About this RNA
The part of an RNA shown here (small-subunit ribosomal RNA, 5' domain) has 543 nucleotides and comes from a metagenome. The RNAcentral record of the full RNA draws on SILVA. It matches the Rfam family "Bacterial small subunit ribosomal RNA".

[in-house]
Context: one part of a larger RNA
RNA sequence: GAGAACGCUGGCGGCGUGGAUUAGGCAUGCAAGUCGAACGCGAAAGCGGCCUUCGGGCCGUUAGUAGAGUGGCGAACGGGUGAGUAACACGUGGGUAAUCUGCCCUCGAGCGGGGGAUAACGUUUCUAACGAGACGCUAAUACCGCAUGAUACCGCCGGGCCUCAUGGCCUGGCGUUCAAAGGUGGCCUCUACUUGUAAGCUGCCGCUUGAGGAGGAGCCCGCGGCCUAUUACCUAGUUGGUGAGGUAACGGCUCACCAAGGGGACGAUGGGUAGCCGGCCUGAGAGGGUGUCCGGCCACACUGGGACUGAGACACGGCCCAGACUCCUACGGGAGGCUGCAGUCGAGAGGCUUUGGCAAUGGGGGAAACCCUGACCAAGCGACGCCGCGUGGGUGAUGAAGGCCUUACGGUUGUAAAACCCUGUCAUGGGGGAAGAAAAAGCGGUGGGUUAAUAGCCCAUGGCUCUGACGGUACCCCAGAAGGAAGCUCCGGCUAACUCCGUGCCAGCAGCCGCGGUAAUACGGGGGGAGCGAGCGUUGUUC
Numbered sequence: 001g002a003g004a005a006c007g008c009u010g011g012c013g014g015c016g017u018g019g020a021u022u023a024g025g026c027a028u029g030c031a032a033g034u035c036g037a038a039c040g041c042g043a044a045a046g047c048g049g050c051c052u053u054c055g056g057g058c059c060g061u062u063a064g065u066a067g068a069g070u071g072g073c074g075a076a077c078g079g080g081u082g083a084g085u086a087a088c089a090c091g092u093g094g095g096u097a098a099u100c101u102g103c104c105c106u107c108g109a110g111c112g113g114g115g116g117a118u119a120a121c122g123u124u125u126c127u128a129a130c131g132a133g134a135c136g137c138u139a140a141u142a143c144c145g146c147a148u149g150a151u152a153c154c155g156c157c158g159g160g161c162c163u164c165a166u167g168g169c170c171u172g173g174c175g176u177u178c179a180a181a182g183g184u185g186g187c188c189u190c191u192a193c194u195u196g197u198a199a200g201c202u203g204c205c206g207c208u209u210g211a212g213g214a215g216g217a218g219c220c221c222g223c224g225g226c227c228u229a230u231u232a233c234c235u236a237g238u239u240g241g242u243g244a245g246g247u248a249a250c251g252g253c254u255c256a257c258c259a260a261g262g263g264g265a266c267g268a269u270g271g272g273u274a275g276c277c278g279g280c281c282u283g284a285g286a287g288g289g290u291g292u293c294c295g296g297c298c299a300c301a302c303u304g305g306g307a308c309u310g311a312g313a314c315a316c317g318g319c320c321c322a323g324a325c326u327c328c329u330a331c332g333g334g335a336g337g338c339u340g341c342a343g344u345c346g347a348g349a350g351g352c353u354u355u356g357g358c359a360a361u362g363g364g365g366g367a368a369a370c371c372c373u374g375a376c377c378a379a380g381c382g383a384c385g386c387c388g389c390g391u392g393g394g395u396g397a398u399g400a401a402g403g404c405c406u407u408a409c410g411g412u413u414g415u416a417a418a419a420c421c422c423u424g425u426c427a428u429g430g431g432g433g434a435a436g437a438a439a440a441a442g443c444g445g446u447g448g449g450u451u452a453a454u455a456g457c458c459c460a461u462g463g464c465u466c467u468g469a470c471g472g473u474a475c476c477c478c479a480g481a482a483g484g485a486a487g488c489u490c491c492g493g494c495u496a497a498c499u500c501c502g503u504g505c506c507a508g509c510a511g512c513c514g515c516g517g518u519a520a521u522a523c524g525g526g527g528g529g530a531g532c533g534a535g536c537g538u539u540g541u542u543c
Stems, first nucleotide, its partner, number of pairs: 001541001004539005011389006017382002024345003028342003033073003038070002041067001046061006080300003090224007099217003104213008112146001114144002121136006152177001154175009182205006191198003226272003233263003238260008275297004279290004302323005325336004353379001355378003361375001362373004392422004402413004426484001428479005442464002445461006487532005492513003498527005508515002
C1' cells in the first nucleotide's frame, strides 16, 4: 500500500468501490430496433343500426388502427471477460510510390425510357412440434435489360515535372466499357384545360457518377519490455526465383516448375509463465513490484471448424457442420448457449438489488412528432476504502460511596461521578421546499436567403408553452429531550504504558530476543495505565 479475508465491536453522512477461485452449469425477466414521408395487404373485441328460422347473418364505426410481410438503415457501435497469446499482440517512431472506407462535409455532372417476377394474401396438402410444400393474385426506393455519360476503368500514341528502387504526379489526342428511384410539401409566373388542378414551377429528403476532405480500418518496417542452456541445434512451402491464381492491397498468401537455401551462442528451436500500455504502489533517487476501478489497443463469446451477407464480421444476444451438455417429443424429430443487467446453484476465506427512469449525457432509426436503449443517470446492499461529524459543554472537593493498593498513615480511580447551569450538531417528529440539474425540440413574431411568389422551406434573433427517475430528496425553519450513539488492542526489551492475586517448566504466551520449575511488571484474572478510535487487532502479499 490493497478489488482483501477473519475475530471482537459498531451512531450518521458524502465520495469512491465490490465474483481476483470454476472462461464451471444456468430457471425467469429485460439488454436492438426503427421507418406508413419506400411498398402491397389488412383485422378483432366493443358501440350503433337492420334482418332473423333466435343458431346467427349483414352494414357502419372502431380503423386504414393493431398486425404480420416486401424494402431501407442499424444490428461490426455500445456492454462483458482475460481463456488464449512471448506475437508486429502491445508501446513508440516511421512507411503505404502496395490499400479500402457506409453515414457526414465541400465541389462538379446527371436522374430518360422499358420489362419480368415475388412475399404478404387466397385456396389447399403434410407435421406432435419446429416447420415444409403445391396452385393462383399483387406492389415498390426490391430485381433486370436499354439509352445517355465523364477528369472513372481499360488499351494505344505524345509532352512536362519528380522520387531511395519497383515507379509517381500533371497534361493532350483516339477508341472501348459501365449508372440512376423515387417520396413528400407548397404555388399558379409560364404552358394545357381556364373551376382549380396537372405531365408546369418550386422547397426539402433521397438516388447515380466523379474529385477532394474528415474520421475509421488493413498491411509493412526500426527499436523496446518475462523465466529457463539440467532445452543446442531448428526448418520441405522450408529460403529464393519464374509463371499463374487470389486479395481492397504487397507478399509462399496459395499452386506448378526450378535452384538449395534460410535461422542460431548478440541464444534459434523447445519448455514454463503472462493479455499489453497510459498508469498505480513503494523509494531521496536509481530501481523494484503491479496492470483492480477509469482511458487506449488486442483477443475471446459452450468447444472446434467454416463461410454467407455487408462499406465494415469470419459476426456475444446471425447462419452451417461436428462434439459435449441441458430441455421438449406422439420416438419420426426438434430447441438452446448470461465471459450483457439483475438473479440462481456449485467450488471458495471471500464480493451486492431478479430496483426506478430515459429527466440529463450519448447511441440507432425517423422529415418530424416520437420509438428503442440493464449504455447511461439514479436509488438499494456491504465500515470494503478515503474523508467529515457526533456520542455533549461549563461549574463542581465534604476530594462522597464503592473498587484496588497499602508501610494501615494514607494513596489512587478523580472533576471523574452526583448536583447545578447551559447547548441542540446527528438521529426522531412536524412544516416549508416543485431550488439547481435545461438546453434543445414544439408554437407563433422580426430580419435575411431560395423562388415568379408577400406559399412553402432554410438560417439567425428575441417571446410563449411543455417535459425530473432521483424525490417531498438536498437545503431551510420549528419542537422536545442529555435524552438514542464506544469500542478494540497492548503494558519484559525493541515499544508509549505497573501493581495485587491465582498458577508452579503445569496451564499457557511468543514478531525476534525469550517468559513459566512457589513472591512471574512476559501465563490467567482484578485494579490502574498506554495507544488508536467507529473502529481496533490478526493473517497472508508488495516496496